The RNA shown here (Fluoride riboswitch aptamer (crcB RNA motif)) has 64 nucleotides.
RNA sequence: AAAUUUACAGGCGAUGGAGUUCGCCAUUAACCGCCUCAACAAGGCUGAUAACUCCUUACAAUAA
Numbered sequence: 001a002a003a004u005u006u007a008c009a010g011g012c013g014a015u016g017g018a019g020u021u022c023g024c025c026a027u028u029a030a031c032c033g034c035c036u037c038a039a040c041a042a043g044g045c046u047g048a049u050a051a052c053u054c055c056u057u058a059c060a061a062u063a064a
Stems, first nucleotide, its partner, number of pairs: 010025004016055006033045004
C1' cells in the first nucleotide's frame, strides 16, 4: 500500500456532492412537490438546499 472477513459507526427531509445547523423516524417507520378536477385521468407550474455556505451538472444573459 492492497485485498478478504466480522462488528460498529443508523435512516429520512420531491433531481448530484460536501460542511454546519434544525426537524422527523425506528424498518409494518420517517420520506416519495404544487395547482386545476368530487376523484381518477388529463393539463399546467416551481426547485439541484429542510435551512445556510461551497462545489458540480444543465440552461440563459453580460463582460473579457
The model forms 100% of the base pairs in the Rfam consensus.